[in-house]
RNA sequence: UGUCGGAACGGUAAUGGAACUCUACCGAUAACCGCCUUCACGGCUGAUGAUUCCUACCCUGAU
Numbered sequence: 001u002g003u004c005g006g007a008a009c010g011g012u013a014a015u016g017g018a019a020c021u022c023u024a025c026c027g028a029u030a031a032c033c034g035c036c037u038u039c040a041c042g043g044c045u046g047a048u049g050a051u052u053c054c055u056a057c058c059c060u061g062a063u
Stems, first nucleotide, its partner, number of pairs: 009027005016054004021050002034044003
């Protein structure tokens, strides 16, 4: 200096925050940026990619 392998780091996963967490994707030229439709000052689901907790929102009941 080159090659091969391994490890590590950062970021992202349609609305907030967190985790000694898991999964997937991406390496800044990227991953990602919801759906339907008569395209309208129109309609629909969900705070997670998944799990758990908190907050907000919605429904029901009790005090």
This is a predicted structure of a 63-nucleotide RNA (Fluoride riboswitch aptamer (crcB RNA motif)) from an Acidobacteriaceae bacterium. Taxonomically the source falls in Acidobacteriaceae (Bacteria, Pseudomonadati, Terriglobia, Terriglobales).